A computed fold for an 83-nucleotide RNA from a Caldisericota bacterium, annotated as c-di-GMP-I-GGC riboswitch aptamer. The organism belongs to Caldisericota, within Bacteria.
């Protein structure tokens, strides 16, 4: 450097209950495991969704926020097999 079929060493944890925060979207902790080879970090584009204001009319426009386990991208990185 290039991959992730196989095997392992360890790693993360969606649904759901529960306690707590948030107007909310949704986050933290414990339980729990669907799956993850970046399911490690980073809101920079796209997307999707949440507040408020606006226009007008049923959707757009602005501001802010959430999601990184929705796609891209950007940094960092274990094991392995190859060259």
């Nucleotide at each position: 450097u290039g991959g992730g079929a196989a095997a392992a060493a360890g790693g993360c944890a969606a649904a759901c209950u529960c306690c707590g925060g948030g107007u909310g979207a949704c986050c933290g902790g414990a339980g729990g495991a669907c799956g993850c080879a970046a399911a490690g970090c980073c809101a920079c584009g796209g997307a999707u969704c949440c507040u408020g204001a606006u226009a007008u009319u049923c959707u757009g426009u602005c501001a802010g926020g959430a999601u990184a386990g929705c796609c891209g991208g950007g940094c960092u990185g274990c094991c392995c097999c190859g060259a």